[in-house]
RNA sequence: UGCCGGAUCGUCUAAUGGUAGGACGCUGGGUUUUGGUCCCAGAAAUCUAGGUUCGAGUCCUAGUCCGGCAG
Numbered sequence: 001u002g003c004c005g006g007a008u009c010g011u012c013u014a015a016u017g018g019u020a021g022g023a024c025g026c027u028g029g030g031u032u033u034u035g036g037u038c039c040c041a042g043a044a045a046u047c048u049a050g051g052u053u054c055g056a057g058u059c060c061u062a063g064u065c066c067g068g069c070a071g
Stems, first nucleotide, its partner, number of pairs: 001070007010024004018054001026042005047063005
């Protein structure tokens, strides 16, 4: 430099173009003499900028970062 792949709650991981979900963790409550376990509830995310579309996490373009391959 070229080609290919990836980026989603704090972490991991889902989501046929149509309500962004689950687990762990966190917070509050219940249970317990206390802690843990267990139960209930809550907060929390689509890498950035454009485009297509009635509607984009998903499709297209450019960029950033990460990984791989080639030279």
This is a predicted structure of a 71-nucleotide RNA (transfer RNA) from a Patescibacteria group bacterium. Its Rfam family is "tRNA". The family's RNA type in Rfam is transfer RNA. Rfam's curators write: Transfer RNA (tRNA) molecules are approximately 80 nucleotides in length. The prediction has a mean pLDDT of 82.